Predicted 3D model of a 66-nucleotide RNA (Fluoride riboswitch aptamer (crcB RNA motif)) from a Gemmatimonadota bacterium. Rfam family: Fluoride riboswitch aptamer (crcB RNA motif). Its family is annotated with response to fluoride and positive regulation of gene expression in the Gene Ontology. The model forms 100% of the base pairs in the Rfam consensus. The prediction has a mean pLDDT of 76.
């Protein structure tokens, strides 16, 4: 100072933060829900969720009670 192994990092998982865990992707890629119907490389209806999983807070929503 240089190689080569691990480890460590980073970034994704259809609406927000955080803890833990799991999946994938890293110089371009993980990724960018579901259902129906038409005149179908798009249009029109409709329908679940702030999670990949568990917990918890915030936001929304419904039902009760003061």
């Nucleotide at each position: 100072g240089g190689u080569c192994c691990c480890a460590g990092g980073g970034g994704u998982g259809a609406u927000g933060g955080a803890g833990c865990u799991c999946a994938c992707c890293c110089g371009a890629a993980a990724c960018c829900g579901c259902c129906g119907g038409c005149g179908u490389g798009g249009c029109c209806g409709g329908c679940u969720g702030a999670u990949g999983g568990c917990u918890c807070c915030u936001a929304c929503g419904c039902a009760a009670c003061g």